[in-house]
């Protein structure tokens, strides 16, 4: 320098062929139970879907470009 694959809640992750409200698990706050804690049960908050733009009637999903991480060639 070239070619791949990732980036989605605090953490680990799904998201089908672009379609109607963006989701799970743990985790965090609250009640409930307990003398208390843990556990359990119930309900609650958090997201510019890495950033900058394009197509599109509509983009987490297609293109481009920038940035990071990982892994192959030189």
């Nucleotide at each position: 320098g070239g070619g791949u694959g990732a980036u989605u809640a605090g953490c680990u992750c799904a998201g089908u062929u672009g379609g109607u409200u963006a989701g799970a698990g743990c985790a965090c706050c609250a009640g409930c139970u307990u003398c208390a804690c843990a556990u359990g049960c119930u309900g609650g908050g958090g997201g510019u879907c890495a950033c900058u733009g394009g197509u599109u009637c509509g983009a987490g999903u297609c293109c481009a470009g920038u940035a990071u991480c990982a892994c192959c060639c030189a």
About this RNA: A computed fold for a 74-nucleotide RNA from Halomonas sp. EAR18, annotated as transfer RNA. The prediction has a mean pLDDT of 80. Rfam family: tRNA. Gene Ontology term of the family: triplet codon-amino acid adaptor activity. Rfam classes the family as a transfer RNA.